[in-house]
RNA sequence: UGCACAAGAACACUGAAUCCGGUGAGCCCGGAGCGGGGGAUUUCCACGGCAGGGGUGAGUGGGCCGGUCGGCCCUAGGGCGAUUCUUUCCCGUCCGAACCCGUCAACUAACCUCGCAAGUGUCGUGAAAGAGGAGCC
Numbered sequence: 001u002g003c004a005c006a007a008g009a010a011c012a013c014u015g016a017a018u019c020c021g022g023u024g025a026g027c028c029c030g031g032a033g034c035g036g037g038g039g040a041u042u043u044c045c046a047c048g049g050c051a052g053g054g055g056u057g058a059g060u061g062g063g064c065c066g067g068u069c070g071g072c073c074c075u076a077g078g079g080c081g082a083u084u085c086u087u088u089c090c091c092g093u094c095c096g097a098a099c100c101c102g103u104c105a106a107c108u109a110a111c112c113u114c115g116c117a118a119g120u121g122u123c124g125u126g127a128a129a130g131a132g133g134a135g136c137c
Stems, first nucleotide, its partner, number of pairs: 011121004018032005033116006043106001052104001053101004061074005077095005084131006090124001
């Protein structure tokens, strides 16, 4: 000097999943903020049966292989590539799951109620624009 690994801190990413107080700390409680569900009228939806129906989430649909599990390719859609945020375009790259309710829920004012986890480490010194902010004079 270079490369790799580990730990801590900082910074950053997906996500609603952050901050503050009651404590010196904890169980626990509360508040702000963000997010989800239920829930009238009007409106929408015929009803029943069946192979029910519904929710969070970007995670939907198609083709092929396969007895199933599963695998491959594509795709609606979604994320990242660090000007503070947002929009558009170009390029590259990744995801395109999982879980829950339990026969039941359209929307929905008042109202009721729940969550604030988990996981990770990117580098295009790309282009244009708007907003905001900083520095200097």
Molecule: c-di-AMP riboswitch aptamer (ydaO/yuaA leader)
Organism: Vulcanimicrobiota bacterium